Transfer RNA from a Thermoplasmatota archaeon, 73 nucleotides, folded computationally.
[in-house]
RNA sequence: GGGCCCGUGGGGUAGUUUGGUAACCUUGCUGCUUGGGGUGCAGUAGCCUCCGGUUCAAAUCCGGACGGGCCCA
Repeated sequence: GGGCCCGUGGGGUAGUUUGGUAACCUUGCUGCUUGGGGUGCAGUAGCCUCCGGUUCAAAUCCGGACGGGCCCA
């Protein structure tokens, strides 16, 4: 220098194919339960790497940037 893949709550993932309410597990907080704790139950907090474009509508499509991984030179 060239090619491919990936980036989603504090942590781990789905959702992208076929654009239309961002979901699941775990964690934190609050409450219930207990003599107290654990377990269990209920509620709640928190996320699409960034910029631009297309569209009524973008995590998803297009272009660029940044970061990570692999391969070639």
RNAcentral holds the sequence, with entries from ENA. Its mean pLDDT, the model's own confidence on a scale to 100, is 82. Lineage of the source: Archaea > Methanobacteriati > Thermoplasmatota. Rfam family: tRNA. It is annotated as a transfer RNA.